A computed fold for a 71-nucleotide RNA from a Candidatus Latescibacterota bacterium, annotated as transfer RNA.
RNA sequence: UCCGGGGUCGUCCAAUGGUAGGACACGGGACUUUGGAUCCUGGAAUCGAGGUUCGAAUCCUCGCCCCGGAG
Numbered sequence: 001u002c003c004g005g006g007g008u009c010g011u012c013c014a015a016u017g018g019u020a021g022g023a024c025a026c027g028g029g030a031c032u033u034u035g036g037a038u039c040c041u042g043g044a045a046u047c048g049a050g051g052u053u054c055g056a057a058u059c060c061u062c063g064c065c066c067c068g069g070a071g
Stems, first nucleotide, its partner, number of pairs: 001070007010024004018054001026042005047063005
């Protein structure tokens, strides 16, 4: 330099172009003598900038970062 794959709550993983969801973690509550376990509940995210579209995490372009391959 070129090619391919990837970037989503704190972490790991989902999401036919149509309300971004789950687990763990965290906050609150119930239970318990206390802690743990268990149950209920809450907050929390789409790498950046443009474009297409009524509507973009999803499609397109350009960047940034990570992984692999070629030279």

Lineage of the source: Bacteria > Pseudomonadati > Candidatus Latescibacterota. The RNAcentral record of the sequence draws on ENA. The coordinates come from a structure-prediction model, not an experiment, and the mean pLDDT is 80. Its Rfam family is "tRNA".